[in-house]
Source information: The RNA shown here (Bacterial RNase P class A) has 381 nucleotides and comes from a Pseudomonadota bacterium. It matches the Rfam family "Bacterial RNase P class A". By type it is a ribozyme. About the family: Ribonuclease P (RNase P) is a ubiquitous endoribonuclease, found in archaea, bacteria and eukarya as well as chloroplasts and mitochondria. Lineage of the source: Bacteria > Pseudomonadati > Pseudomonadota. The model forms 93% of the base pairs in the Rfam consensus.

């Protein structure tokens, strides 16, 4: 100077005019009228985890169903964070992993290939054998041997040299890789590091069933409390019709509270009468609480590699019920284009989104810009 890693942080300023939620104050006592505070986010999203709260459930324990899944630690918790092992990518800063068990069982491994798991025999390679032929050989056909070589695969049952053999083969040997076992040393532990012994060889997949260790009751602010019309509706009381019984002052026992009774013998129509009272219970419209001061914000000391975590001072920061938080104009700053250069001037442009019970995470969108560390190249000095 270029290229790139990991981490913080902004999300336009500032004035006018109109407009809305909310919570206090004035007037006026009913104009919704004025004033004055205050009023989204880094993710308020997606609802994917983890608590908090409320309400039902629950002696006690197992099945069964689901999360989880190397270690230490933080944390109310947690699939989260730190910090650290392994294993994987990158020349590096660095970045990814459900990362227990595949020698308990079960299942699967597409195409290609002869064979895909108690291996297998395409093409070879080797000996017999018979047959032809240009007969010290070479081709072709059958039986056997082996599996070093070729060829398929994402994988083919340990790798390289030698011994050995007709040819070959861990058949044997050296060395090496892996695996069990045990032992020594380092770490709190994951694990590393190194001796010894074995049998010589053991695919791979458990976000396939399953084993094995820890968790885990269910529903969610429409939770869940409290107040409470109108109308119908339950229980009581008391009055009023009417039947009936005793009985003649009136008392009881059934109905009913809408219907009864004239016009008429019925229906329809029309007329009069009547068309209840209070108390009290449970529910609906509606109102009110949960509702926002909390695992809480900024600062400064200290403890810890960190994640956190303690201690002091400060600080109050949205509560709406069909849901407010806009919108337009001006200057300024910022990007990005044009205009021979330009500080000047002209066009353009500003994302994702938006609370609804309240926390800590996750994972997704984001136009642009800002700072910090660090890493690779190439140049100067």
């Nucleotide at each position: 100077c270029g290229a790139g890693u990991g981490g913080g942080c902004c999300a336009g300023g500032c004035g006018a005019u109109c407009g809305c939620g909310c919570a206090c104050c004035c007037c006026u006592u009913g104009g919704c009228g004025g004033g004055u505070g205050u009023g989204a986010g880094g993710a308020a999203a997606g609802u994917c985890c983890g608590a908090a709260c409320u309400c039902c459930a629950c002696a006690g324990a197992g099945c069964a169903c689901g999360a989880u899944g190397c270690u230490g630690g933080a944390u109310a918790a947690c699939a989260u964070c730190c910090a650290g092992g392994c294993g994987g990518g990158g020349u590096g800063a660095c970045c990814c992993g459900a990362c227990g068990g595949a020698a308990a069982g079960u299942g699967c491994c597409a195409c290609a290939g002869a064979g895909a798991a108690c291996a297998g025999g395409u093409c070879g390679c080797c000996u017999u054998g018979a047959u032809g032929c240009u007969c010290c050989g070479c081709a072709u056909c059958a039986a056997g041997g082996u599996a070093a070589g070729a060829g398929u695969g994402a994988a083919a049952c340990g790798g390289u040299g030698g011994u050995g053999u007709a040819a070959g083969a861990g058949a044997c040997c050296a060395c090496c890789a892996g695996c069990g076992a045990u032992c020594c040393g380092g770490g709190u532990g994951a694990c590393c590091g190194g001796g010894u012994c074995g049998g010589c060889u053991a695919g791979g997949c458990a976000a396939a069933c399953c084993c094995c260790a820890u968790c885990g009751g269910g529903a969610g602010c429409a939770a869940g409390g409290c107040c409470a019309a109108g109308c119908a509706u339950g229980a009581g009381g008391c009055g009023c019709c009417c039947a009936g019984a005793g009985g003649c002052u009136u008392u009881c026992u059934g109905g009913g509270c809408a219907g009864g009774g004239g016009c008429u013998g019925c229906u329809c129509g029309u007329c009069c009468u009547a068309u209840g009272c209070c108390u009290c219970g449970g529910g609906u419209a509606g109102g009110c609480c949960g509702c926002u001061a909390g695992a809480g914000g900024c600062g400064c000391c200290g403890a810890g590699u960190a994640a956190u975590c303690g201690g002091c001072g400060u600080c109050c920061c949205a509560g709406a019920g069909a849901g407010a938080u806009g919108a337009u104009c001006g200057c300024c700053a910022c990007c990005g284009g044009g205009u021979c250069u330009a500080u000047g001037c002209c066009c353009g442009g500003g994302a994702c989104a938006g609370a609804a019970u309240u926390c800590g995470g996750c994972u997704u969108a984001u136009c642009g810009g800002c700072c910090c560390a660090c890493u690779c190249g190439c140049u100067c000095a």

A source record names the gene rnpB.